A computed fold for a 74-nucleotide RNA from a bacterium, annotated as transfer RNA. It was read from a public genome assembly. Its mean pLDDT, the model's own confidence on a scale to 100, is 81. Rfam family: tRNA. It is annotated as a transfer RNA.
RNA sequence: GCGCCAGUAGCUCAGCUGGAUAGAGCAUCAGCUUCCGGAGCUGGGGGUCGGGGGUUCAAAUCCCUCCUGGCGCA
Numbered sequence: 001g002c003g004c005c006a007g008u009a010g011c012u013c014a015g016c017u018g019g020a021u022a023g024a025g026c027a028u029c030a031g032c033u034u035c036c037g038g039a040g041c042u043g044g045g046g047g048u049c050g051g052g053g054g055u056u057c058a059a060a061u062c063c064c065u066c067c068u069g070g071c072g073c074a
Stems, first nucleotide, its partner, number of pairs: 001073007010026004019057001028044005050066005
C1' cells in the first nucleotide's frame, strides 16, 4: 500500500430483506425480603447506533469518505 471483518448502554451482544417507542443478558441504583449481607422478586436510570456527508417521506440498516481494532496478501 491492497483486500476482508468488526465498531449499537459500563461490559458481552441482537437488530443490518429501510418503517413508526432502539432492545436483551450481566452490571449499577431504589424498594420488598433479612439481625446484616448474599440469593430471590419488583421497578428505575443509562445510547448523537465510531465521526462527517449523501440518497429517501423515512437510515442502526443503503452509498461516499475518514477514524479505531483484528486478520490476510505484498